Model confidence (mean pLDDT): 77 of 100. Predicted 3D model of a 346-nucleotide RNA (Bacterial RNase P class A) from an uncultured Halieaceae bacterium. It was read from a public genome assembly, where an Rfam model found it.
RNA sequence: CGAGUCGAUUAGGCGGCCGCUGCCAACUUAUUUGGUAGAGGAAAGUCCGGGCUCCAGAGAUCAGAGUGCCAGGUAACGCCUGGGGGGUGUGAGCCCACGGAAAGUGCAACAGAAAGGAAACCGCCUGAGCUCGUCUCAGGUAAGGGUGAAAAGGUGCGGUAAGAGCGCACCGCGCGGCUGGCAACAGACGUGGCGAUGGUAAACCCCACUCGGAGCAAGACCAAAUAGGGAUCCUUAUGCCGUGAUCUCCGGCGGAUCCGGGUAGGUCGCUUCAGGCGGAUGGCGACAUCCGUCGCAGAUGAAUGGUCGCCCUCGACAGAACCCGGCUUAUCGAUCGACUCAUUUU
Numbered sequence: 001c002g003a004g005u006c007g008a009u010u011a012g013g014c015g016g017c018c019g020c021u022g023c024c025a026a027c028u029u030a031u032u033u034g035g036u037a038g039a040g041g042a043a044a045g046u047c048c049g050g051g052c053u054c055c056a057g058a059g060a061u062c063a064g065a066g067u068g069c070c071a072g073g074u075a076a077c078g079c080c081u082g083g084g085g086g087g088u089g090u091g092a093g094c095c096c097a098c099g100g101a102a103a104g105u106g107c108a109a110c111a112g113a114a115a116g117g118a119a120a121c122c123g124c125c126u127g128a129g130c131u132c133g134u135c136u137c138a139g140g141u142a143a144g145g146g147u148g149a150a151a152a153g154g155u156g157c158g159g160u161a162a163g164a165g166c167g168c169a170c171c172g173c174g175c176g177g178c179u180g181g182c183a184a185c186a187g188a189c190g191u192g193g194c195g196a197u198g199g200u201a202a203a204c205c206c207c208a209c210u211c212g213g214a215g216c217a218a219g220a221c222c223a224a225a226u227a228g229g230g231a232u233c234c235u236u237a238u239g240c241c242g243u244g245a246u247c248u249c250c251g252g253c254g255g256a257u258c259c260g261g262g263u264a265g266g267u268c269g270c271u272u273c274a275g276g277c278g279g280a281u282g283g284c285g286a287c288a289u290c291c292g293u294c295g296c297a298g299a300u301g302a303a304u305g306g307u308c309g310c311c312c313u314c315g316a317c318a319g320a321a322c323c324c325g326g327c328u329u330a331u332c333g334a335u336c337g338a339c340u341c342a343u344u345u346u
Base pairs, nucleotide, nucleotide: 002341003340004339005338006337007336008335009334010333012311013310014309015308016307017306018305020038021037022036023035024034025033026032040317044328045327047326048325049324050323051322052215053214054213055212057249058248059247060246061245062244064211065210066209067208068207069083070082071081072080073079084098085096086095087094088093099206100205104204105203106200107199121145122144123141124140125139126138127137128136129135153171154170155169156168157167158166172194173192174191175190176189178187179186180185219268220267221266222265229259230258231257232256233255234254239253240252241251242250273295275294276293277292278291279290280289281288282287
């Protein structure tokens, strides 16, 4: 000096005039005056987890859904942190839908001789025949070649008629205990020529763990209005209800379908909480504990806008609707810190 990786902060700023919403105060009642606060890092997607509200009489059986290495964090999670294993990059780093294929079933086109208790297309060796060519037949073979994503573990040496774990060495795989670690796992040693003979479970399945349902349009209260309406069918239990399904018990009750009418108003829920900020202690870390300090939108056809001037790094993606913790997606820049690689110089 260039290129990258990871983390953190910020999200145009300042001023004047007019305007909007909540709360507080004054005033005396006027859509007055003053003060104060007023959209995001993702408010988005509605993908997870909860808080909160309502329904839950008891028992039994089951479905369905989710997660999937180990240990922790958390209210909880499919999230986060650390570790193990695998993949990837020169590296800093990044990614993982990471239990089981010896419980069973299924699937794999084409090519190829043959695709899983599968083998001989070319070839190699031995013997015989004969029209004596590199032909035919018999036996042996799976080291070499071909096909394929994948073909009876790999490399090397010996051995053999030619070959082959046939034997040996090293590696791989299985088994055994030992050492380290809470563990997932790792290491060294011993042993076996080895059927663990393939792949796939984001195929069915098996295993382990977790899970009632519905949702702020939940729910509670106030006021008002209408038609306590009509028709058909079943009918006192073989029906309906008791908030996943089925059955039994128990409890309650008329049920189903269609036509027609009224209301769609107001208040609460609604913002002080698993809250923000700062410090100390403990921990590798996520985070926890303690102390101090602050109150930070509550609209309801839906509030923060318009205009003027200046500055500048010239501004993207984009607007709360019960609340919170995550994940994912979109995105203009600016600033700071740590680390990696390459080039040059010393």